[in-house]
């Protein structure tokens, strides 16, 4: 210098005047007043409701490599395995195909049972076939019976023997929490397909703020039906069958700080109000880990609309400005995005 | 705001244990008529909504986005 990789941050500013939204008060003014994605609604929680949200894990869905972080996860961290790169680095639904079941379309002899098209061998005997043996080699094909090289074997030929080399599982041994890694030793040669059924581990109730809630006191009622059958002299209560609730099924439960109802007092008239925004919060400094995250200490309070508020205009700088805007909250993912900054690390070629 | 379906030829629509996509209308040509229409025949026409992945192979399966539609106070 030229190719690159890879993390962070920002996401035009300044001043006036006017104007919106919420809160505050002295009623004129003061303070705050959209994003890293506020988006898509792809995850995972808080929070509400279904009387209690219980037990089981049978059904449904769902996650898959070890370990660890989180309130939790399908999310992030680091390692392992495996592919790609010359490298920094970068992807990865990565669990069993050796329980059992289905697929593997055309072509092709045959597609996982087994099985001979051409071709090799051997009889036969019409010289071209006919039996039979043979998965070395051909050709189809996305793959061909699945473990390659040599040598022995044989009629031809094969893990059919053996020597190396390779793959897999088990044991031993070391190293490491572990997934695994290195070593040796003994067994074996397994098509492909689980983002097909399924099998093993785990996790899971449903519905989503358009959930939902709703004044104050003071009374009185109900404690699932109460069906059937038994117990008891009746009642009242108790066994036991049933039937409701509960939602796919079973077990267990039958709750009462509840519900329902009536009276006086307050408020309001189609709507108002509450859930609403202090929270797994933010931001700074220490400190523990590789790191994801944690802990201590201080400091701050930062939209809460209900036709939904961020805007105009003037000056003026410049690199002339991009995706786009809250609607219960939060923690990821994932997708858009003009450009600007700043750090780190690789490769090529020069120079010293 | 939540929830849920859909997307295949110009327009309406099939199309699953994953094997090379059709149907009916409309539009072209021909025939048939003095000419049309109907009616016969024939050919055409398709990035299966986009990327991406799984698989030998994907309209179909899995993921992620576009786009239309419908419900609840």
């Nucleotide at each position: 210098u030229c190719a690159g990789a890879u993390u962070a941050u920002u996401g035009a500013c300044u001043a006036a005047u006017c104007g919106c939204g919420u809160g505050c008060c002295u009623c004129g003014g003061c303070a705050c007043g959209a994003g890293g994605a506020a988006a898509g609604u792809c995850c995972g929680g808080g929070c509400a409701g279904c009387a209690a949200a219980g037990g089981g894990a049978a059904a449904u869905g769902g996650u898959a490599g070890u370990c660890g972080c989180u309130a939790a996860c399908g999310g992030c961290g680091a390692c392992c395995g495996g592919g790609g790169g010359u490298a920094a680095c970068c992807c990865u639904a990565g669990g069993g195909a050796a329980a059992g079941u289905g697929c593997c379309a055309c072509a092709g002899a045959a597609a996982c049972g087994a099985a001979a098209c051409c071709g090799c061998c051997a009889a036969g005997u019409u010289u071209a076939c006919u039996u039979g043996g043979u998965a070395a080699g051909g050709g189809u094909g996305a793959a061909a019976c699945g473990a390659g090289c040599g040598a022995g074997g044989u009629a031809a030929g094969a893990g059919c023997u053996c020597g190396c080399a390779a793959u897999u599982c088990u044991c031993u041994a070391c190293g490491g929490u572990g997934a695994c890694g290195u070593a040796g030793a003994a067994a074996a040669u397994a098509g492909g397909u689980a983002a097909a059924c399924c099998c093993u581990a785990c996790c899971u109730g449903c519905u989503g703020c358009a959930a939902g809630g709703a004044g104050a006191u003071g009374g009185a009622u109900u404690u699932c039906c109460u069906u059937a059958a038994g117990c008891c002299u009746a009642a009242a209560g108790c066994u036991u069958a049933g039937g409701a609730g509960u939602g796919u099924c079973c077990c267990a439960c039958u709750g009462a700080u509840a519900a329902u109802u009536c009276a006086u007092c307050a408020a309001u008239u189609a709507a108002a109000c509450c859930g609403c925004u202090c929270g797994a919060a933010u931001c700074u400094g220490c400190g523990a880990g590789c790191a994801a995250u944690c802990g201590c200490a201080g400091a701050u309070c930062u939209a809460g609309a209900u036709a939904g508020a961020u805007g105009a205009u003037u000056a003026g700088u410049c690199u002339a400005g991009a995706c786009a805007g809250a609607a219960c909250c939060c923690g990821g993912c994932u997708u858009a995005c003009a450009g600007a900054u700043a750090g780190u690390c690789u490769g090529a070629c020069c120079a010293a | 705001g939540c929830c849920g379906c859909c997307u295949u030829a110009g327009c309406u629509c099939a199309g699953u244990u994953g094997g090379u996509a059709g149907a009916g209308c409309a539009a072209c040509g021909c025939u048939u008529u003095u000419g049309u229409a109907a009616a016969g025949c024939g050919a055409a026409g398709g990035u299966c909504c986009u990327c991406g992945g799984u698989u030998c192979g994907a309209a179909u399966c899995c993921g992620a986005g576009a786009g239309g539609c419908g419900g609840c106070u």
This is a predicted complex of two RNAs, RNase P RNA and transfer RNA, with 425 nucleotides together.
Rfam match: Bacterial RNase P class A. Its family is annotated with ribonuclease P activity, dimeric ribonuclease P complex and tRNA processing in the Gene Ontology.